A computed fold for a 1528-nucleotide RNA from a Deinococcota bacterium, annotated as small-subunit ribosomal RNA.
The sequence is in RNAcentral, with records from ENA.

RNA sequence: GUUUUGGAGAGUUUGAUCCUGGCUCAGGAUGAACGCUGGCAGUGUGCCUAAGACAUGCAAGUCGAACGGGGUUUAUAUUUGCGGACUCCUUCGGGGGGAAGCGGAUAUGGACCUAGUGGCGAACGGGUGAGUAACACGUAGGUGACCUGCCCUCGAGUGGGGGAUAACAGGGGGAAACCCUUGCUAAUCCCGCAUAUGCUGGCGAGUUUUUGGUUUGUCAGUAAAGCUUUAGGCGCUUGAGGAUGGGCCCGCGGCGCAUCAGCUAGUUGGUAGGGUAAAGGCCUACCAAGGCGACGACGCGUAGCCGACCUGAGAGGGUGACCGGCCACAGGGGUACUGAGACACGGACCCCACUCCUACGGGAGGCAGCAGUUAGGAAUCUUCCACAAUGGGCGAAAGCCUGAUGGAGCGACACUGCAUGAGGGAUGAAGGCCUUCGGGUUGUAAACCUCUGAACCAGGGACGAUAAUGACGGUACCUGGGUAAUAGCACCGGCUAACUCCGUGCCAGCAGCCGCGGUAAUACGGAGGGUGCGAGCGUUAUCCGGAAUCACUGGGCGUAAAGGGCGCGUAGGCGGUCUGUUAAGUUCGAUGUUAAAGAGCGGGGCUCAACCCCGUCACGGCGUUGGAAACUGACAGGCUAGACAUCUGGAGAGGGAAGUGGAAUUACCAGUGUAGCGGUGAAAUGCGUAGAUACUGGUAGGAACACCCAUUGCGAAGGCAGCUUCCUGGACAGAGAGUGACGCUGAGGCGCGAAAGCGUGGGGAGCAAACCGGAUUAGAUACCCGGGUAGUCCACACCCUAAACGAUGCAUACUUGGUGUUGGCGGGGUGCCGUCAGCGCCGGAGCGAACGUGUUAAGUAUGCCGCCUGGGAAGUACGGCCGCAAGGUUGAAACUCAAAGGAAUUGACGGGGACCCGCACAAGCGGUGGAGCAUGUGGUUUAAUUCGAAGCAACGCGAAGAACCUUACCAGGUCUUGACAUCCACGGAACCUGCUAGAGAUAGUGGGGUGCCCUUCGGGGAGCCGUGAGACAGGUGCUGCAUGGCUGUCGUCAGCUCGUGUCGUGAGAUGUUGGGUUAAGUCCCGCAACGAGCGCAACCCUUGCCUCUAGUUGCCAGCACUUUGGGUGGGAACUCUAGAGGGACUGCCUGUGAAAGCAGGAGGAAGGCGGGGAUGACGUCUAGUCAGCAUGGUCCUUACGACCUGGGCUACACACGUGCUACAAUGGCCGGUACAGCGCGCGGCGAGCCUGCGAGGGCAAGCGAAUCGCUGAAAGCCGGUCUCAGUUCAGAUUGCAGUCUGCAACUCGACUGCAUGAAGGUGGAAUCGCUAGUAAUCGCGGAUCAGCCAUGCCGCGGUGAAUACGUUCCCGGGUCUUGUACACACCGCCCGUCAAACCAUGGGAGUGAGUUGCACCCGAAGGCGCAACGUCGCGUUAAUGCGGCCUGCGGUUAAGGUGUGGCUCAUGACUGGGGUUAAGUCGUAACAAGGUAGCUGUACCGGAAGGUGCGGCUGGAUCACCUCCUUU
Repeated sequence: GUUUUGGAGAGUUUGAUCCUGGCUCAGGAUGAACGCUGGCAGUGUGCCUAAGACAUGCAAGUCGAACGGGGUUUAUAUUUGCGGACUCCUUCGGGGGGAAGCGGAUAUGGACCUAGUGGCGAACGGGUGAGUAACACGUAGGUGACCUGCCCUCGAGUGGGGGAUAACAGGGGGAAACCCUUGCUAAUCCCGCAUAUGCUGGCGAGUUUUUGGUUUGUCAGUAAAGCUUUAGGCGCUUGAGGAUGGGCCCGCGGCGCAUCAGCUAGUUGGUAGGGUAAAGGCCUACCAAGGCGACGACGCGUAGCCGACCUGAGAGGGUGACCGGCCACAGGGGUACUGAGACACGGACCCCACUCCUACGGGAGGCAGCAGUUAGGAAUCUUCCACAAUGGGCGAAAGCCUGAUGGAGCGACACUGCAUGAGGGAUGAAGGCCUUCGGGUUGUAAACCUCUGAACCAGGGACGAUAAUGACGGUACCUGGGUAAUAGCACCGGCUAACUCCGUGCCAGCAGCCGCGGUAAUACGGAGGGUGCGAGCGUUAUCCGGAAUCACUGGGCGUAAAGGGCGCGUAGGCGGUCUGUUAAGUUCGAUGUUAAAGAGCGGGGCUCAACCCCGUCACGGCGUUGGAAACUGACAGGCUAGACAUCUGGAGAGGGAAGUGGAAUUACCAGUGUAGCGGUGAAAUGCGUAGAUACUGGUAGGAACACCCAUUGCGAAGGCAGCUUCCUGGACAGAGAGUGACGCUGAGGCGCGAAAGCGUGGGGAGCAAACCGGAUUAGAUACCCGGGUAGUCCACACCCUAAACGAUGCAUACUUGGUGUUGGCGGGGUGCCGUCAGCGCCGGAGCGAACGUGUUAAGUAUGCCGCCUGGGAAGUACGGCCGCAAGGUUGAAACUCAAAGGAAUUGACGGGGACCCGCACAAGCGGUGGAGCAUGUGGUUUAAUUCGAAGCAACGCGAAGAACCUUACCAGGUCUUGACAUCCACGGAACCUGCUAGAGAUAGUGGGGUGCCCUUCGGGGAGCCGUGAGACAGGUGCUGCAUGGCUGUCGUCAGCUCGUGUCGUGAGAUGUUGGGUUAAGUCCCGCAACGAGCGCAACCCUUGCCUCUAGUUGCCAGCACUUUGGGUGGGAACUCUAGAGGGACUGCCUGUGAAAGCAGGAGGAAGGCGGGGAUGACGUCUAGUCAGCAUGGUCCUUACGACCUGGGCUACACACGUGCUACAAUGGCCGGUACAGCGCGCGGCGAGCCUGCGAGGGCAAGCGAAUCGCUGAAAGCCGGUCUCAGUUCAGAUUGCAGUCUGCAACUCGACUGCAUGAAGGUGGAAUCGCUAGUAAUCGCGGAUCAGCCAUGCCGCGGUGAAUACGUUCCCGGGUCUUGUACACACCGCCCGUCAAACCAUGGGAGUGAGUUGCACCCGAAGGCGCAACGUCGCGUUAAUGCGGCCUGCGGUUAAGGUGUGGCUCAUGACUGGGGUUAAGUCGUAACAAGGUAGCUGUACCGGAAGGUGCGGCUGGAUCACCUCCUUU
């Protein structure tokens, strides 16, 4: 200096975390489609499905300068018909001549048109992608194995004859298509002859880049056409070369399935022949037996290939529309003909299918050309204009043809550009929406003012064509005039930019994933607002991306998915060290190619852009060629460090075989001996008086080898254990003589391979699946017990799987250490050190998601193998292979889910562990559960029995008072601005008091009565009452799961947290754990922690002792009086009252301890928190309460509001809770007698007196209370009586008579008297309270209250115990630790059968369809071969040859048929399992030691999970011991 310009993530598994892992989203793209919407222009693009079927028109013709005709026309000539101007003659009757004009025929010439013969073209152009996995395509080559019309260049020729035929004419057939026959004729038509530069073939020779190239000799064979504007014309023949276009061959490259593993008879090769332009089994005959294949043959499925296009940072992945190259095809199939070229889209023949015409005899057709139709489909256009341009065919040319092409049309299908206005405009209008009612927002947005001027109109007007020709074209563009002039779509929970209201109420619906919706939905539907894009916007489908989620770039395998059970070894892959050679790989350079278009870059043209044009480049691929030689390879030669091998040595449960030993179990025999034994949690079954068990002796048999024995040793793994012998494998150490890379790994293959199991034959003591009993249990197909068969053992033969595990493949090298141990060797100072090979533990760096691993790697690297790619379905199905079977091995899919998982964290839990506490248990005392009654609840009942509370923590609870009221419920009767609040208008003051109707509410009707403030004297105002209108009131209606407040509970348990720091990727941890101690996270010590907060404690109240102050209503020691009563004087001491103080702090002593503290003692009223109370951390229970109150939302509004009367809340077969009273003698009853404290009292407490049996009544003092009253406390004590009984116990129930309160005691009050006299004789299972002034027991007071259903509740005092060894167990709690599949947290989670619904799928007697192999039958057209009669033509050398036509035969062959197989698809009675599905059944298998640890291979068994046997694993808790290790 140049080049390189590019890589983003998120949601979702959990209580939270990290990881693994799948699913999903954001981006780009499209030949698209669908929904809503839609102005203009340019440029592109448009049947992806039925290669389904097609009406109609058009898409390939042209040449008359190849040819003979035909037609039209014209000129000239000849002839003829009509015609008759004009003219002549005239006897005026007529006759003659006759131009123009019109027509016919013939001849010649010209012009134009053309059916036919002939030539060229029709093989191009255009369409489509069915087939094809192939030399079809791409790329690079070969052709010495080839062709090439028209075109170009060069050379040589173009002489002279003959023949036929169409058209045409005549005749005939047919509906038609069309055909037959006779006759004539031309040529650039056809055929001989001549000539032969040459060419072709045979033979010969030479040469070469050696297959048929090329040079040359010789023999044989072989050409031609003319036309014409007469020109430098166009043709024709032959040869050579070129160009162009092709044919054939070949290297390399690009799909899936191995559940397709073997394929092949023209198959592979050779010889000969045929065939072709040409090589070749391309074809035929013969010969040989080859050829292909794990580097994937064969088969099946799918597919046109490429340039390119989309995506991606790239590498890749996907695609093959448009444009371009190649290929293939033309209704399905076969065949050839013509030709330079075809096996031919708009040619031919045949078969098949289909359609059409028909006179039924026979014919016609092929839009995958352009338009168009129909069908199919989500879906794809005009039956347009023009040959003006570009190009093509023919022609000498003019020209003709050209649905190629150029254009226009239709479609927002895509890309691009433009417009729907710009500036100003605040009373921030109206309306909408929201609102905390103040306002906010829509919003400068609109209106309004000013300006510009898409469309549209008019005029001009190109390029495309430099001359003629313009479809486009009402063109583009320019100028003038000219109206403010369409906006939509999606979204707004997170990802993901954007929020509120209403409606709805797990409904309706949404949803890409997570997920929303069950009454306050930013998630459904609507609205307002907002966000994004904008003539579009969304949705769906598909591809790439994100996805490093198949990982070449660029992943993994201890526990997440994943190491083969182990070894030996084949192919393959990889390979030590030195030298040389080579140049295959590699590398550098040159060169050819990689078409154009596209993409990139630089320019240019349409006003810009899209679009178009010009120029230019790289990487890479393949070919050719030259250089380099480090590395890899190859070749050659060395080396010794890898490997092998030799010698010596010791260690070992290594393997196989044979023998042998003792202990024990069992059985049998004998003896001793007697009633039990055995077994369990407890039992029973079982054994035993026919003598068991026990003990002793003996015999038999089988299996296994105690101690030694050990984190010991050996082996590849499985595995291996008494002792001896024999045979045998491997490893290790030491030594250092040998070979010289001989190595590592290892797909297939081969071998070994626990236990269980199988076969045959043995053996069988013990044990023991199955099985039989006994237990347990709701059941118990189990766990436990008693029996017991296969089996376990041996031999031989199978099976081939395990948690076959270190869940860790093999080999090699490197990388800090400590310690123990086995075997060997060495040194030496012999309690030591070094070294090699093993076996363990701890641990560093590193690695790792973490746990952990850590020289025995899970570290750093290399080589090779195996394996993984979400969970389930499933190691299942089908297929293959193996097996006697059991089964093994290989091994899917449909469908389904958004997870499944690993490690670690915090909790919670455990029929885990450790420590500690509590009336938790224990030790005690008294109760409840039984009775009657009271009360509350459930249930039932009812018109209503109002509502709430629901384990502890609802149930004598809300309710500290339901006859009316209360009251919320029910029935009936009433009211509607309301019983209650505020505002307005009018009237009246308010108020008091009658009467009538009514159950009352209420309605009607009288009487009395006028007040307060201001006043201008009219009136006004406040308050109250009434009437009226509307705003509104009202609701104990709902939601305690919308809430506030308050409360219960764990729990007065000792806990709960924070800041900073530190550790960990993180959740989190540390602190708060540990050692002690405490009632206590109380205090002390230690410590990566240091501090702090809320709790604990203390401060508060009360009680216990003392002091001080004060002394009435309280007190009375001493003094006085006395009516004997602190009554009075007096006293202030005491009690007491109520204020203030003191007192207790482990302060002192002893012991112990590091300290904190603990134990004991002293003193003290009180001692270690003195007793009691108040006080309730963070939080839990979605705990309770909307009916105490408050309150959001919602609902009712002549009622779900309000009033009244009556009823109900008090019901009653029954069940439960809480209580009272009892069951009696520690008692009942009678009489006497003693001692409290807290409290309460004027609508009250009520002395006293009288009265009543009594409840009570009458009269009535005192007291708003330390004064008076309630107020006689009771148990107790003294005396008497009762004598164990349903009683002199107990008092329910009932009758009668009363009292009191109250408007009123019927439903439904309390009390009194008399009478009545039930159950009940101490209470089953179970269960409650209490640790001292407590329990128990006795009475007293108060709140509520007219009265009271109070035996309740809250307080008060009197009398006044027992017991605690202790923490094993039950319950609750705290701390630490452990396991966990729990986190709604064990009231958790979760497994399997069965039943139901739905879905996909396997088997299945079969059935149907498609495709294909083999065999056979039949066999069109066609070419090939052979052949006969006939016929035609040509030539003659006259033998008959050649060619054609017709016909026959042969083999070949499409289609068709028959038989038999393979594969695929569909379907099938029935059947198998699988999946999914809020609330089905049975059990409880797993997760904690899951209550029998679990899992596992195998075998048997069982409704089911599952159980049991044998062997294995730890991915088992707990305790103890051993060993090892760490720290001191």
Rfam family: Bacterial small subunit ribosomal RNA.